[in-house]
The part of an RNA shown here (large-subunit ribosomal RNA, domain VI) has 251 nucleotides and comes from a Bacteroidales bacterium.

Context: one part of a larger RNA
């Protein structure tokens, strides 16, 4: 910019792209079938492989702004205590998150035309012939059906609401996201729980620091304590002020 007044929000589906995989076991049934060896066909069941999607409850992984232990040295005048560097000094856990090797779902059924193929009926050819006319089957392949996208599908579609111009709606700014490289989307801007703060909890680590009591000590008890990133609620304490700007036709 188009889509012929702007807008919000639902939508239809030409068209376009994924998927489509497979083994075993068992039951029919040791049955048909075969002299026997030896074995179905068609049906139902169940367990699995890769592969694809989604997701973190559960099992892990990771988690250099949590915890805690500890070595060596600097540092706060020294004790105790903190703290700095040393790969995050090293070690052991470890929440959000994000992960897979974890979990959960999928490939189904059906239906149309069909291919090989296998027929009904029937001539041409008094017979025969599935085919020449007309009938019914018949496959993971093909149209759909199953999942994603989709009206620049200029053939530009549909409904259903707002708004008649200081408009409806949108932007700019702020405040933030399981959105994101920027944009671009999603929440919110006080008529507010959008973020931080706080309180509570969840969960994480794993009983601080000072004192006090017992012990000689070394520890041990008070004390599941201290401390805490992203979590779930709640609470305007703090930050989201006021404005501005596009929009102004058409019938």
């Nucleotide at each position: 910019c188009g889509u012929u007044a702007g807008a919000u929000u639902u939508u239809u589906g030409a068209g376009a792209g994924g998927a489509c995989c497979u083994u075993c076991c068992u039951c029919u049934a040791g049955u048909a079938c075969g002299a026997g060896a030896g074995g179905a066909c068609c049906g139902g069941g169940g367990a699995g492989g890769a592969c694809a999607u989604a997701c973190c409850u559960c099992u892990g992984g990771u988690g250099u702004a949590c915890c805690u232990g500890u070595u060596g040295u600097g540092g706060c005048g020294c004790c105790a205590g903190c703290u700095g560097c040393a790969u995050u000094g090293c070690a052991g856990g470890g929440u959000a998150g994000c992960u897979a090797a974890g979990u959960a779902u999928g490939g189904a059924u059906g239906a149309g035309a069909u291919a090989a193929g296998c027929g009904c009926u029937g001539a041409a050819a008094g017979c025969a012939u599935c085919u020449a006319a007309g009938c019914a089957c018949g496959a993971a392949a093909c149209u759909c059906a199953c999942c994603u996208c989709a009206a620049g599908a200029u053939g530009a579609g549909a409904a259903a609401u707002c708004u008649u111009u200081u408009a409806a709606g949108g932007g700019c700014c702020g405040u933030g996201g399981a959105a994101g490289a920027c944009u671009a989307c999603c929440a919110c801007g006080u008529u507010g729980a959008u973020a931080g703060g706080c309180u509570a909890c969840a969960g994480g680590u794993g009983u601080a620091a000072a004192g006090a009591u017992g012990g000689u000590a070394a520890c041990a008890u008070c004390a599941a304590a201290g401390c805490c990133g992203a979590g779930u609620a709640g609470u305007a304490c703090u930050a989201a002020u006021u404005a501005c700007c596009c929009g102004u036709a058409a019938a």
Its mean pLDDT, the model's own confidence on a scale to 100, is 87. The source organism's lineage runs through Bacteria, Pseudomonadati, Bacteroidota, Bacteroidia and Bacteroidales.